A computed fold for a 90-nucleotide RNA from Paenalicyclobacillus mengziensis, annotated as c-di-GMP-I riboswitch aptamer. The sequence is in RNAcentral, with records from Rfam. The coordinates come from a structure-prediction model, not an experiment, and the mean pLDDT is 82. The model forms 95% of the base pairs in the Rfam consensus.

């Protein structure tokens, strides 16, 4: 220097349920909790999915309800992409 075998510390995050709060909703935050995750760390950049306040269309004698369309809303624990990080008998 190369190849093979083997080990892999310390740890980290926190599904669902429940409680409180925010929001039109999806959902999010805090706490409890621990289904799982070697990026289940970060970023809505591309796709997918969810919601439909606002806007539009239909409808209606009028008022109203209802239905449909639409993210500027949400989801990174749906996938891809970008950036970063721990460990390595080192």
């Nucleotide at each position: 220097a190369u190849a093979u075998c083997u080990a892999g510390c310390g740890g980290g995050c926190a599904c669902a349920c429940c409680a409180g709060a925010a929001g039109a909703a999806a959902u999010u935050c805090u706490g409890c909790g621990u289904c799982g995750c070697a990026a289940a760390g970060c970023u809505a950049c591309g796709g997918g999915u969810c919601u439909a306040a606002g806007g539009g269309u239909u409808g209606a004698a009028a008022u109203g309800a209802a239905a449909c369309c639409u993210a500027u809303g949400a989801u990174c624990g749906c996938c891809g992409a970008g950036c970063u990080g721990c460990a390595u008998c080192u």